A computed fold for a 96-nucleotide RNA from a Planctomycetota bacterium, annotated as c-di-GMP-I riboswitch aptamer. Its Rfam family is "c-di-GMP-I riboswitch aptamer". About the family: GEMM was predicted in a large-scale screen for bacterial structured RNA regulatory elements. Gene Ontology term of the family: cyclic-di-GMP binding. Its mean pLDDT, the model's own confidence on a scale to 100, is 83.
RNA sequence: UCCUCGACACGGCAAACCCGUCGCAAGGCGGGGACGCAAAGCCAUGGGCCCUGGUCCGUCCAAAAGCGGACUUCGCAGGGUCGCCAGGUUACCGAA
Numbered sequence: 001u002c003c004u005c006g007a008c009a010c011g012g013c014a015a016a017c018c019c020g021u022c023g024c025a026a027g028g029c030g031g032g033g034a035c036g037c038a039a040a041g042c043c044a045u046g047g048g049c050c051c052u053g054g055u056c057c058g059u060c061c062a063a064a065a066g067c068g069g070a071c072u073u074c075g076c077a078g079g080g081u082c083g084c085c086a087g088g089u090u091a092c093c094g095a096a
Stems, first nucleotide, its partner, number of pairs: 006093001012037002017032006035083001041089003045086003048081006054071006
């Protein structure tokens, strides 16, 4: 010096929930707030999970939207989640 690991120290991030806002939605952003996190920094590459997208009927309606049911498809397309797992990449400290 580097790798692994996770003591010390300086710090960092921010779940649920609430308010505002964007979105059909999943969810995102900002503020408050802390469940936790040694990558809970970043990347949607692999897997998982989540959302949206067809037709018909009924209800409702000025119409649309919404709600319920049946059928079709058995897939395809788009989106989200990195605080689901894996992978990639960058990084503070320097004990055992």
The model forms 95% of the base pairs in the Rfam consensus.